The prediction has a mean pLDDT of 89.
A computed fold for a 261-nucleotide part of an RNA from a Planctomycetia bacterium, annotated as large-subunit ribosomal RNA, domain VI.
It was read from a public genome assembly.
Lineage of the source: Bacteria > Pseudomonadati > Planctomycetota > Planctomycetia.

[in-house]
Context: one part of a larger RNA
């Protein structure tokens, strides 16, 4: 900026793009075949391999904003307790979120036209002949089937709804409907923009409460023991990202906008 009024959902699909994969076992069956050895064509049933798409219950990974153990050093007057630096200082576990080593699911079936190849009719040529007319089977390709994008598909598509006035210096400006923007609080969304939630008629984000979770009995006393130390209040205390709850703190302020052929 078009799409012949301004909008707000949902849809169609021209067109393009993906996908297609392959193994072993079992049945049928030790059956047709075949002296014997050995051994099927179909159909059908299960297990996998790689590859792909989602997810995070379960399993592991990370998890320098969570807990705990300890080294050396400094500081808080000192003891205690705590904090800083040393690769997060080393170590040992972990919440969300991200993942795979972890779960799910998925290629299928159908159907169109065909290749090779295999036929039915049948002439030319009284025969034969799958072919010259015509009819048919028949593949991982091909075209749909299954997925994703897609109306700039200027051939700009469809349904459905929802506006359609007021002054005025009257053919335009102003206000200002439907709706939208910008802003602003934010987000499993995200380079940026785009989406998407919320803006006080608010639980949108932080803070508080509460719970889950990890983590492992905290600080302090009190008893025991000479002392390291245990061992009792105590399954304690501490607790990110999660889960509800709660106006306590921020969501403040502003703009555009049809009425037309």
């Nucleotide at each position: 900026c078009g799409c012949a009024g301004g909008a707000a959902a949902c849809g169609u699909g021209a067109g393009c793009g993906g996908u297609u994969u392959u193994u072993c076992u079992c049945c049928u069956a030790g059956u047709a075949c075949g002296a014997g050895a050995g051994g099927a064509u179909u159909g059908g049933a299960g297990a996998g391999g790689a590859c792909g798409c989602a997810c995070c219950u379960c399993u592991g990974g990370u998890g320098u904003u969570c807990g705990a153990g300890u080294u050396g050093u400094c500081g808080c007057g000192c003891u205690a307790g705590c904090g800083g630096c040393a690769u997060u200082g080393c170590u040992c576990g972990g919440u969300a979120g991200c993942c795979a080593c972890g779960u799910g699911c998925g290629g299928c079936c159908a159907g169109g036209a065909u290749a090779a190849a295999c036929g039915c009719u049948g002439a030319a040529g009284g025969c034969a002949u799958a072919u010259a007319a015509g009819c048919g089977u028949g593949a991982a390709a091909c075209c749909c089937u299954c997925c994703g994008c897609a109306a700039g598909a200027u051939g700009a598509c469809g349904u459905u709804u929802c506006c359609a006035g007021u002054a005025c210096u009257u053919u335009g400006u102003a206000c200002g409907u439907a709706g939208g923007c910008u802003c602003c609080c934010g987000g499993a969304a995200g380079a940026c923009u785009a989406c998407c939630g919320g803006g006080u008629c608010g639980a949108u984000a932080g803070g508080c409460c509460g719970g889950a979770u990890g983590u492992g009995u905290a600080a302090g006393u009190g008893c025991a023991g000479c002392a390291a130390u245990g061992c009792a209040c105590u399954c304690a205390g501490c607790u990110u990202a999660c889960c509800g709850g709660u106006a306590c703190u921020a969501a403040c302020a502003g703009c555009c906008a049809a009425a037309c052929g």